[in-house]
């Protein structure tokens, strides 16, 4: 210098912009003599910081971070 990843505690998804999800973990509740298994539900995310563009950005577009990965 090139390229690819940065979205929920953890691992990941999100297709051609239209108001963010899954699993596992937590926390309640049912069930059960009882449980680490089962069912039901709730909480949790200003999408890596910062700007643009748009009528609207996780998603285009520019910079900065971090991490991996090749070149030299």
């Nucleotide at each position: 210098c090139a390229c690819a990843u940065g979205u929920a505690g953890c691992u990941c998804a999100g297709c051609a912009g239209g108001u963010a999800g899954a699993g596992c973990a937590u926390c309640g509740g049912g069930a059960u003599u009882g449980u680490u298994g089962c069912c039901c539900g709730a909480a949790g995310g200003u999408c890596a910081c910062a700007g643009g563009u748009u009528c609207a950005a996780g998603u285009c577009c520019u910079g900065u971070c971090a991490u991996g990965u090749g070149u030299a």
Molecule: transfer RNA
Organism: Roseibium sp. AWQ4_290